[in-house]
RNA sequence: GCGCAGAGCAGCUAGGGUUCCGAUCGCUAUUGCGAUGUCUGGUCCGAGAGUUGCCGGCCUUUCCUCCGGGAGGGUUACACGGCGGGAUAAAAGCCCGGGAGAC
Numbered sequence: 001g002c003g004c005a006g007a008g009c010a011g012c013u014a015g016g017g018u019u020c021c022g023a024u025c026g027c028u029a030u031u032g033c034g035a036u037g038u039c040u041g042g043u044c045c046g047a048g049a050g051u052u053g054c055c056g057g058c059c060u061u062u063c064c065u066c067c068g069g070g071a072g073g074g075u076u077a078c079a080c081g082g083c084g085g086g087a088u089a090a091a092a093g094c095c096c097g098g099g100a101g102a103c
Stems, first nucleotide, its partner, number of pairs: 006055001008054005015045002020042002022039001023036005056076009078098001080101001084096003
């Protein structure tokens, strides 16, 4: 200097808000209505740069009935980052986005 590595899927977490439930408060109200997320919460959303698993890729060993197939092992790296906009009830480390930009 050149080349290679799906920038896959799912669970969970950091984080996030407030539709629903619960909580708190108010009311002319007791199976109700309204307000509060400046309510720890359950449901909910949730990471490219968090985590775990699975599939897939690559390398390798071995077995079989060897143009092929099975099993085992290894590997799958690195990653600073807005403003603004978008979705949903709403917000966010969600999406635009491994983008702009920086190194």